RNA sequence: CGGGUGUUAGCGCAGUUGGUAGCGCGUGUGCUUUGGGAGCAUAAGGUCGCUGGUUCGAAUCCAGUACACCCGA
Repeated sequence: CGGGUGUUAGCGCAGUUGGUAGCGCGUGUGCUUUGGGAGCAUAAGGUCGCUGGUUCGAAUCCAGUACACCCGA
């Protein structure tokens, strides 16, 4: 310098025919228990790496860009 993959909740990940973003763990509250643990119910938590564009509508499509890793020169 060229190419590829990844970036989504505190952590690990899904969502890839464009239609108001989910799962597991964790956390708060309540119930249960003598207590702990386990279990059940419920709640909070996200400007989908960033900036633009296309579209009625973008995590998803397009362009640029940041970081990490891989391949090549």
Predicted 3D model of a 73-nucleotide RNA (transfer RNA) from an uncultured bacterium. It was read from a public genome assembly. Model confidence (mean pLDDT): 80 of 100.